A computed fold for a 73-nucleotide RNA from Chthonomonas sp., annotated as transfer RNA. Its Rfam family is "tRNA". Its family is annotated with triplet codon-amino acid adaptor activity in the Gene Ontology. Rfam describes the family as follows. Transfer RNA (tRNA) molecules are approximately 80 nucleotides in length. The sequence was found in a public genome assembly. Lineage of the source: Bacteria > Armatimonadota > Chthonomonadales > Chthonomonadaceae > Chthonomonas.

[in-house]
């Protein structure tokens, strides 16, 4: 330099273009227990990498850029 995959909550990941973006774990609060763990309930947490385009409507489609991984040279 060329090609492919990928970026969504603190972490690991879901999410057919169509109402308000979710789950598990972590954290916080409470329950249970002599106590801890486990378990149960509640709750906090998001510029959906950045910019632009298409569309009535974009996490989702298109383009550019940035970061990560892999392959080729």
């Nucleotide at each position: 330099g060329g090609g492919g995959c990928u970026g969504u909550a603190g972490c690991u990941c879901a999410g057919u273009g169509g109402u308000u973006a979710g789950a598990g774990c972590u954290g916080u609060c409470g329950g249970c227990u002599c106590a801890u763990a486990a378990c149960c309930g509640a709750u906090c947490g998001g510029u959906c990498g950045c910019g632009g385009g298409u569309u009535c409507a974009a996490g989702u489609c298109c383009c550019g850029c940035c970061g990560g991984c892999c392959c080729c040279a």